The prediction has a mean pLDDT of 88. This is a predicted structure of an 89-nucleotide RNA (c-di-GMP-I riboswitch aptamer) from an Armatimonadota bacterium. It was read from a public genome assembly, where an Rfam model found it. The source organism's lineage runs through Bacteria, Bacillati and Armatimonadota.
Order: sequence, then C1' cells, then structure tokens
RNA sequence: CUCGCGAAAUGGCAAACUCAGCGUGAGCUGGGGGCGCAAAGCCACGGGACCCUCCGACCGACUGUUGGGGGGUUAGCCGGGCCGCCGAA
Repeated sequence: CUCGCGAAAUGGCAAACUCAGCGUGAGCUGGGGGCGCAAAGCCACGGGACCCUCCGACCGACUGUUGGGGGGUUAGCCGGGCCGCCGAA
C1' cells in the first nucleotide's frame, strides 16, 4: 500500500409516524422524529414489487379478472456496477 474482515474510535445516514409542498398515482422534496444501516453513498444494467395508460379476452357492465405493449416508482427488495471513512483480532 492492497485485499479480506468488522473490535474500537471519529463521525455519517435516517424507518414508522408527523407538518408543509409537489405528483393522477406508486412516490418524491424540506422540517421534526429514530426503526435500524459498515456502504441505508451513487447508478434502473438484470430480476422482483408497486403506479399510470393502451390493446385483446372474460363479464350484463365496471373503478373487476386475465394476457400483452408503452411510460414511471422503488437503490432501506435482491443481484450487479462505480466511488469510499477508520484499522484491532
């Protein structure tokens, strides 16, 4: 110095809930708040889940069911990629 690993230390992030705002919605942003997190830092590449919409079929009909297309959300669902603080066993 690097990798593995995660004792300690410095700190960091911020679940549910809540207030204000944005969005048709999933959800997002800021304040409060801490469930937790060694990547709970960043990225939608592959899955999953969720939302919107279109087409077909089912149905008497539908805000329903189902198959497919398109657009989106989620990184604190999983995998993957990139960067990264500290240094005991």